[in-house]
Molecule: SAM riboswitch aptamer (S box leader)
Organism: Glycomyces sp. TRM65418
RNA sequence: ACUUCAUCCAGAGCAGCUGAGGGGUCCGGCCCUGCGACGCUGCGGCAACCACCGAACGAGUCGGCAGGUGCCAAUUCCGGCCCGCUGCGCGGGAAAGAUGAGGG
Numbered sequence: 001a002c003u004u005c006a007u008c009c010a011g012a013g014c015a016g017c018u019g020a021g022g023g024g025u026c027c028g029g030c031c032c033u034g035c036g037a038c039g040c041u042g043c044g045g046c047a048a049c050c051a052c053c054g055a056a057c058g059a060g061u062c063g064g065c066a067g068g069u070g071c072c073a074a075u076u077c078c079g080g081c082c083c084g085c086u087g088c089g090c091g092g093g094a095a096a097g098a099u100g101a102g103g104g
Base pairs, nucleotide, nucleotide: 002103003102004101005100006099007098008097013043014042015041016040017039021032022031023030026080027079028078029077044072045071046070049068050067052064053063054062055061076096081093082092083091084090085089
């Protein structure tokens, strides 16, 4: 590379640098962006997957902690494929993707 499982409608921003696109890819929509987005750095914060601690505890569950990750516009921004209700819409699922913990 690939693969298994779990989760993805909650939550969390300031400063400095940079300077034109960005929201993963294609298409459509919508949105962010020279009142400086995206990205990088510093600090701050959110959350609690794993680790660790406790509940006599192996599984499971609950609580704690914050060491390893992760994350801090919009549901993973929405749709594209399938199904149902039905009718410009809503709901469910899939695919793809992201993150974690394993396998390899």